[in-house]
């Protein structure tokens, strides 16, 4: 200096003016309300609504089925499919990045095309033909010696595929073949060792047992349901009607008992309303210091109060500047453009994925160049 990685944090400023929506104070006013005045008012994602919790109402003795999530180890958290911080694996020269990462030796099933054959599978071209068998020669007769490629052997080497029964070499063999042997991968209720652990190293042992489980299934774990239009309380209206439960003790009949009837409870039809108040703004809350923690995250002090709309407020213009983009210049710089992304709360929290103009910060990586 150039190319990258990964973390964080900003995402325009000021001024004038014109609105818009809470809240405080003040002045009129019975009261609605009006007028002045002061002070607040979107986001890193307010979004998708994909998880997980709070709440709040319905269910609910336990338990199972059946349905959905998750699925290496270890921590963190109200919890999570989330974050951390380690193992493996695969990609990257690297900083790093990514990974639904149990089980296929319970069982089912599935694998187009190709190919000889897709699973205790198989022989197309090869390779052999030791043994049998035929043919010659060879002998008195054998033995042996040569041929063929019939039986039959085999699975190196070709060739097929995404994947063909472990690779490399040596030794065997008629040719071959873990057939044996060294070394390598794998795999093991197996023996040391480190590690909470997932795993890692090393060692014996024989064995080579194909793939797929975001395919069905099996193991383990966790899950009731619905949502602020949840649910409370006023106020207004309005017509009840049918059915079914009706245990105790309480209301009426009645002295009691039984029994009726009225209350209540569920269900269907049917009328009515469509307005206000909560819920809702003190929270797993922000900000700073201190500490345990590799870290996520907890803990101790101390400070702060920080948006509440309801068809829905947070906006619109003018001006300077910052920014940004193009061209010109060796450069300082100069000139036209532009004056902003991606988007906007809705009961509140944690995350997760999605979008997004442009910039800061601190750190680390690989490569050239100098010293």
């Nucleotide at each position: 200096g150039a190319a990258g990685c990964a973390a964080g944090c900003c995402a325009g400023a000021c001024a004038g003016u014109c609105g818009c929506u809470g809240c405080c104070c003040g002045u009129u006013g019975c009261a609605a309300a009006a007028c002045g005045g002061g002070g607040g008012g979107a986001g890193g994602a307010a979004a998708g609504u994909c998880c997980g919790g709070g709440c709040u109402c319905c269910g609910c003795a336990g338990g199972g089925c059946a349905g959905g999530a998750u699925g290496c180890c270890g921590g963190c958290u109200a919890a999570c499919g989330g974050c951390c911080g380690g193992g493996c694996g695969c990609c990257g020269u690297g900083a790093g990045g990514c990974g639904a990462c149990g089980g296929a030796a319970a069982g089912u099933g599935c694998a187009a095309c190709a190919g000889a054959g897709a699973g205790u599978a198989g022989a197309c071209c090869g390779c052999c033909g030791a043994u049998g068998g035929c043919c010659a020669g060879g002998u008195c007769a054998a033995a042996c010696u040569g041929g063929c490629a019939c039986a039959g052997g085999u699975a190196a080497g070709g060739g097929u595929g995404a994947a063909a029964c472990g690779g490399u070499g040596c030794g065997g063999u008629a040719a071959g073949a873990g057939c044996g042997c060294a070394c390598c991968a794998g795999c093991g209720u197996c023996c040391c060792g480190g590690g909470c652990a997932a795993c890692c190293g090393g060692g014996c042992g024989g064995c080579u047992c194909g793939g797929u489980a975001a395919a069905c299934c099996c193991c383990a774990u966790c899950c009731g349901g619905a949502g602020c239009a949840a649910g409370a309380c006023c106020a207004a209206g309005c017509a009840g009607c049918a059915g079914g439960c009706g245990u105790u003790g309480a209301g009426g009949c009645g002295g009691c008992c039984c029994g009726c009837c009225a209350a209540g409870c569920c269900u269907g039809c049917g009328g009515g309303u469509a307005g206000g108040u909560u819920g809702c703004a003190u929270g797993a809350g922000c900000c700073c210091a201190u500490u345990a923690g590799u870290a996520a995250u907890g803990a101790u002090g101390g400070g702060c109060c920080u948006a509440g709309a309801g068809g829905a407020a947070u906006g619109g213009c003018u001006g300077u500047c910052a920014g940004g983009a193009u061209g010109c210049g060796c450069g300082a710089g100069c000139a036209u453009c532009u004056g902003u992304a991606c988007a906007a709360a809705a009961c509140c929290c944690g995350g997760c994925u999605u979008a997004c103009c442009g910039g800061c910060u601190g750190g680390c990586u690989u490569c050239g160049c100098a010293a």